[in-house]
RNA sequence: AGGUUUAAAGGGCAAAUUUAGAGAAAUCUAAAGACGCAAAGCUAUAGGGGCUAAGGUUUGAGACUAUGCCUGCCAGUUGCCAAA
Numbered sequence: 001a002g003g004u005u006u007a008a009a010g011g012g013c014a015a016a017u018u019u020a021g022a023g024a025a026a027u028c029u030a031a032a033g034a035c036g037c038a039a040a041g042c043u044a045u046a047g048g049g050g051c052u053a054a055g056g057u058u059u060g061a062g063a064c065u066a067u068g069c070c071u072g073c074c075a076g077u078u079g080c081c082a083a084a
Stems, first nucleotide, its partner, number of pairs: 012037002017032006035072001041077003047074002049070003055065004
């Protein structure tokens, strides 16, 4: 110098819920709020998985379907500090 690992330091993000708005819905945005997270940074036509079903197909009732959505589901990828 580099690597692994986790203390410490500086910090970062923000679950549920509430209010307001958008949307057919899933869900998202903003404010409040912190359950937690060493990637809870980024990626949804790299991959897997899941949610919704307006529209479409079909039906006696049903049901099927993503171009919509979730990465705080797995995963891919990038990264701060760094004692012992």
A computed fold for an 84-nucleotide RNA from Romboutsia maritimum, annotated as c-di-GMP-I riboswitch aptamer.
NCBI's taxonomy places the organism under Bacteria, Bacillati, Clostridia, Peptostreptococcaceae, Romboutsia.